[in-house]
A computed fold for a 92-nucleotide RNA from uncultured Nocardioides sp., annotated as Glycine riboswitch aptamer.
């Protein structure tokens, strides 16, 4: 590295746009409603792809230095499920 197999967190927010439902004969349609479906924004929160930072913590026996990190930040990403997903095991 490649295969497999395990793998965490965080929205029952607010609004717009389409679409779908409902409105007690049937079609259509305004307004209206829906704990429905998809996208956009705003706000909130997450951190384990990636990325920056040593200000505290922790580590490299101690102290300076200086560097990493599962600290930090939250740019990127991510807050149903699938996918990703550091890391972890097992085979080559």
């Nucleotide at each position: 590295g490649u295969g497999c197999g395990g793998g965490a967190g965080a929205g029952u927010c607010a609004u717009c746009g389409c679409g779908g439902c409902c409105a007690g004969c049937c079609c259509c349609a305004u307004c209206g409603g829906c704990u429905c479906g998809c996208g956009g924004u705003g706000c909130g929160c997450c951190g384990a792809a990636g990325g920056g930072g040593c200000a505290a913590u922790u580590c490299c026996u101690c102290c300076c230095c200086g560097g990493a990190a599962c600290c930090u930040c939250u740019c990127a990403g991510g807050c149903a499920c699938c996918c990703g997903g550091a890391c972890c095991g097992c085979a080559c």
The RNAcentral record of the sequence draws on MGnify.
The coordinates come from a structure-prediction model, not an experiment, and the mean pLDDT is 76.